A computed fold for a 353-nucleotide part of an RNA from a metagenome, annotated as small-subunit ribosomal RNA, central domain.
RNAcentral holds the full RNA, with entries from SILVA.
Model confidence (mean pLDDT): 87 of 100.
[in-house]
Context: one part of a larger RNA
């Protein structure tokens, strides 16, 4: 619970697509369902309200007028909403053009470092730390050098830079796929917004089967530290981390800020596109002005409990969805659905305060 809210106090679904529903641009015509006016009928009585009366007053009762909630029918109105017909171009979609991007999938190639193996050189230590030890090493280590194997990663460029719905994406090249911005104002002509259910995607860890395994490294073994040390530090090290196929479906999945649209001072960076002007070693170049789109910082009005937000709003409005309603018990129990499992989604109460 007809209220007020959701950046940080409880509260925005992790993200997108989309069904029903809800909502919907400009102009004109028709119709008149919603809406408004009027008339008629009906809405039993009692009840409710006003006036008068009765009981000495009152409660109560009576008379009379009115009202209430509607419902049905007739007539009339047409601003708004709905319906329908016609038209429009600003919303939306498409087309064309030249640019930009770690956007996705697949494939090929490359680079540094580290580890291991082999050859050569070389000799007694190396390693590790606050300090040590475990550890490695005369079967020749560490170190220098040559060659090889194999896995993972991609320094510099690199930027409050870019791209993506979010998760996320960073060596080079190629193929395929997709999105956004800008410009033209060519085509369609409201085709749109949101979105309960539903569907798809979704970091890391985890799970199943198969492969791979250099480094790192839960668990585990050992050495230290310590009163103890199931830790921090050190020496090792399995799963895992990597690839393919499938599952899981969570997160401080965060801008802790749902999506779409309109309106409301500016200043200053930066990224992409356009226009104009100047320069030019005519290059995909440089500078300036301006404009559109993104991404930051500062800041007025306004907002806010404040921190702060402030044209990328947390301002002023509209539409739609989701969610909150003291703390604990508890994201637990039970039931249902999903999952191989781990568990996930939905989600209480007693009791307590």
């Nucleotide at each position: 619970u007809u209220g007020g809210g959701u950046c940080u106090a409880a509260a925005g679904c992790g993200u997108c697509c989309g069904u029903a529903g809800c909502c919907g641009g400009u102009c004109g015509g028709a119709a008149a369902a919603g809406u408004c006016c009027u008339c008629c009928g009906u809405u039993a009585a009692a009840u409710c309200c006003g006036a008068c009366g009765a009981u000495u007053c009152a409660a109560u009762c009576g008379u009379u007028g009115g009202g209430c909630c509607g419902c049905g029918g007739g007539g009339a109105a047409u601003a708004c909403u709905c319906u329908u017909c016609g038209a429009c171009u600003u919303g939306g979609a498409g087309g064309c053009g030249g640019g930009g991007g770690a956007g996705g999938u697949c494939g090929a190639c490359g680079g540094u470092a580290g580890u291991c193996c082999a050859g050569g050189g070389g000799u007694a230590g190396g390693g590790g730390c606050g300090g040590a030890a475990u550890c490695c090493u005369a079967u020749a280590a560490u170190c220098c050098u040559u060659g090889g194997a194999g896995g993972a990663c991609c320094a510099c460029c690199a930027g409050u830079g870019g791209c993506g719905a979010a998760g996320g994406c960073g060596g080079u090249c190629g193929a395929c796929c997709a999105a956004a911005a800008c410009g033209c104002g060519c085509u369609c002509g409201a085709c749109g917004g949101u979105g309960a259910g539903g569907g798809a995607c979704g970091a890391a860890a985890g799970c199943u089967g198969g492969g791979g395994g250099a480094g790192c490294g839960a668990a585990c073994g050992g050495g230290a530290u310590u009163a103890g040390a199931u830790a921090c530090c050190c020496c090792g090290g399995u799963a895992g981390u990597c690839c393919c196929a499938g599952c899981u479906g969570u997160a401080a999945a965060c801008g802790a800020u749902g999506c779409g649209g309109g309106c409301u001072a500016g200043g200053u960076g930066u990224c992409g596109g356009g226009a104009c002007g100047g320069g030019u070693a005519c290059g995909u170049c440089c500078c300036g002005u301006u404009u559109c789109g993104g991404u930051g910082c500062c800041g007025c009005a306004g907002g806010g409990a404040a921190g702060c937000c402030a044209u990328u709003a947390a301002g002023c409005c509209c539409g739609c969805c989701a969610c909150c309603u003291g703390g604990g018990a508890a994201g637990u129990a039970c039931g249902g659905c999903c999952g191989c499992a781990a568990g996930g989604c939905u989600g209480a109460a007693a009791c307590u305060u």